């Protein structure tokens, strides 16, 4: 170098195909309950990799970048 796939909170992940309030778990942080822990139970906090198109409306269609993973190819 060429082809494909992935990129969402502090970890992990649904959603993306078919554009319409971003989903769940764990971790943090409050509280409840218990003599105390620890387990249960409830609440909060916090994301769509990047720049641009198209759109009323993009995480999602499109394009371009960067990153990572796998194949093929080069390898004097």
């Nucleotide at each position: 170098g060429c082809a494909g796939g992935c990129g969402u909170g502090g970890u992990c992940u649904a959603g993306u195909c078919u554009g319409g309030u971003a989903u769940g778990a764990c971790u943090a942080g409050g509280g409840g309950u218990u003599u105390c822990c620890a387990a249960c139970c409830c609440c909060u906090c916090a994301a769509c990799c990047u720049g641009g198109g198209u759109u009323c409306a993009a995480a999602u269609c499109c394009c371009g970048g960067c990153g990572c993973c796998u194949g093929c190819a080069c390898c004097a």
Molecule: transfer RNA
Organism: Candidatus Poseidoniia archaeon